A computed fold for a 73-nucleotide RNA from a Candidatus Nealsonbacteria bacterium, annotated as transfer RNA.
The sequence was found in a public genome assembly.
Taxonomically the source falls in Candidatus Nealsoniibacteriota (Bacteria, Bacteria candidate phyla).
The prediction has a mean pLDDT of 81.

[in-house]
Formats: sequence, C1' cells, structure tokens
RNA sequence: GCCCCUGUAGCUCAGUUGGAAGAGCAGGUCCCUUUUAAGGACAAGGCCGUAGGUUCGAGUCCUACCGGGGGCA
Repeated sequence: GCCCCUGUAGCUCAGUUGGAAGAGCAGGUCCCUUUUAAGGACAAGGCCGUAGGUUCGAGUCCUACCGGGGGCA
C1' cells in the first nucleotide's frame, strides 16, 4: 500500500426484509434472610465510531474518514 472482518448501555453481545433499540453480567433501590451470599421485584443506563448522502422513514443501504483484529505484499 491493497483486501477482509469488526465498532450498538460500564463490560460481553443480539438487533430478521429499512418502520425507529434489546438481553446477560456489573452497578442502584426494595423484598426475603439474624447478617452476608444465593434468590425475587422494580427502575435507571444509548447522539448505534465520526461526517455526509439516499429515503416519508437508517443501527440496517451508499461514500469518505477514524479506531481495533486478520490476510497478502
């Protein structure tokens, strides 16, 4: 330098054919328990890497760039 994969909650990851974002764990409050752990309930937590474009509508499609991983040279 070229090619491929990847970037979504604090962490690990889903997200279907474009219809407007979820789970587990961690953390918070409460219940249970003499207490802790375990278990249960509830709530919170997101400019979906950045900037543009297409579209009535983009996490999803297109372009460029940035970060991470791999391959070739």